[in-house]
Model confidence (mean pLDDT): 81 of 100. Predicted 3D model of a 179-nucleotide RNA (Lysine riboswitch aptamer) from Brevibacillus sp. SYP-B805.
RNA sequence: CGGUGAGGUAGAGGUCGCGGGUUUCAUCAGUAGCCGUCGGGAGGCCGAGUGGGGCUGACGAUCGACGUGUGAAAGGGAAAACCGCCGAAGCUGGCCUGCGCCACUACGCAGGCCGGCUGGGGCUGCAUCGAACAGGUGCAGAACUGUCACAGGUCAUCCUGUGGAGCGCUAUCUUGAAG
Numbered sequence: 001c002g003g004u005g006a007g008g009u010a011g012a013g014g015u016c017g018c019g020g021g022u023u024u025c026a027u028c029a030g031u032a033g034c035c036g037u038c039g040g041g042a043g044g045c046c047g048a049g050u051g052g053g054g055c056u057g058a059c060g061a062u063c064g065a066c067g068u069g070u071g072a073a074a075g076g077g078a079a080a081a082c083c084g085c086c087g088a089a090g091c092u093g094g095c096c097u098g099c100g101c102c103a104c105u106a107c108g109c110a111g112g113c114c115g116g117c118u119g120g121g122g123c124u125g126c127a128u129c130g131a132a133c134a135g136g137u138g139c140a141g142a143a144c145u146g147u148c149a150c151a152g153g154u155c156a157u158c159c160u161g162u163g164g165a166g167c168g169c170u171a172u173c174u175u176g177a178a179g
Base pairs, nucleotide, nucleotide: 001179005175006174007173008172009171010170011169014086017085018084019083020082022080023079024078025077033070034069035067036066037065038064039063043056044055045054046053048105049104050103051102052101089118090117091116092115093114094113095112096111097110098109099108100107119145120144123141124140125139126138127137128136129135147164148163149162150161151160152159153158
């Protein structure tokens, strides 16, 4: 001179980038529940099983029907602004903690840790969750888009094709290998 590798900082992908809570709106739904009338007549409820404990019922429960009766909420969705961001985040497996009257088992929800997969947002089909035709998730397919590598072109720009993955890419700083 060189700049493999290692570490740090800052950025980009999108006009539907990702997520969070707040407010408003629609839906949930004229549903659940409550009230009344009639029927009926002994159990019923506390998410599942077992055990325990509790509440309630002949002052008529659970259940069924009726009603110009009353009448929600949560989850999920949309919009606006705000906040945090670019493995943003999502999914999945295991373990732990908390909640669901108590204990155990399982299940569900919330959170944490570790591992694995996915560059990104849509569309279509199937499955699943869901009140839903909204939306979410998984799998598959054909495209789009950003990025890098390789090859080519009418070759700064740009275009075409093939392929890879975010433990990536760009810029920059520090250190600094082979030669």